Source information
This is a predicted structure of an 85-nucleotide RNA (c-di-GMP-I-GGC riboswitch aptamer) from a Chloroflexaceae bacterium. The model forms 90% of the base pairs in the Rfam consensus. Model confidence (mean pLDDT): 87 of 100. It was read from a public genome assembly, where an Rfam model found it.
RNA sequence: GAGGUUCAAGGCAAACCACGCGAAAGUGUGGGACGCAAAGCCAUGGGUCUACUGCCUUCGGGCGAUGACUGCCAGGUUGCCGCAC
Numbered sequence: 001g002a003g004g005u006u007c008a009a010g011g012c013a014a015a016c017c018a019c020g021c022g023a024a025a026g027u028g029u030g031g032g033a034c035g036c037a038a039a040g041c042c043a044u045g046g047g048u049c050u051a052c053u054g055c056c057u058u059c060g061g062g063c064g065a066u067g068a069c070u071g072c073c074a075g076g077u078u079g080c081c082g083c084a085c
Stems, first nucleotide, its partner, number of pairs: 004081001011036002016031006034071001040077003044074003047069003054063003
């Protein structure tokens, strides 16, 4: 440097449950562990979700981020270990 089949110290925490916030998507805290080597951080590009307000409507509904998701894929940035190469 590249990589993650090893070791050490540790870390995070899906579903689900309780309570709170939110129109919703979702989110905070606690419990809980399916998993994760960046499942640390940043909505920057793509993607996805939602639709209170708004617009359209044949009144069935449709469209639409400024809202949300980084545990969807990239990118940026910081970082632990070292078996083999």